[in-house]
RNA sequence: AAACGGCAAACCCGUCGCAAGGCGGGGACGCAAAGCCAAGGGACCCACGUGGUCAGCCUGGUUACCGAA
Numbered sequence: 001a002a003a004c005g006g007c008a009a010a011c012c013c014g015u016c017g018c019a020a021g022g023c024g025g026g027g028a029c030g031c032a033a034a035g036c037c038a039a040g041g042g043a044c045c046c047a048c049g050u051g052g053u054c055a056g057c058c059u060g061g062u063u064a065c066c067g068a069a
Base pairs, nucleotide, nucleotide: 006031007030011026012025013024014023015022016021029056035062036061037060039059040058041057042054043053044052045051
């Protein structure tokens, strides 16, 4: 490079949560790890606690399909 495919932003509906946001369905902005992990930084929420959320913010760890290499 190619092939089989994979994931799924915003938004809508339902649902859980004080919230950030999560889950299910629809839907695709994009993604070669947009698989997993909250270890570090960062952002966000709060009922301000030794609390919580975001892995599709960055770093890092770890696992994986294909095969010109």

Predicted 3D model of a 69-nucleotide RNA (c-di-GMP-I riboswitch aptamer) from a soil metagenome. The coordinates come from a structure-prediction model, not an experiment, and the mean pLDDT is 89.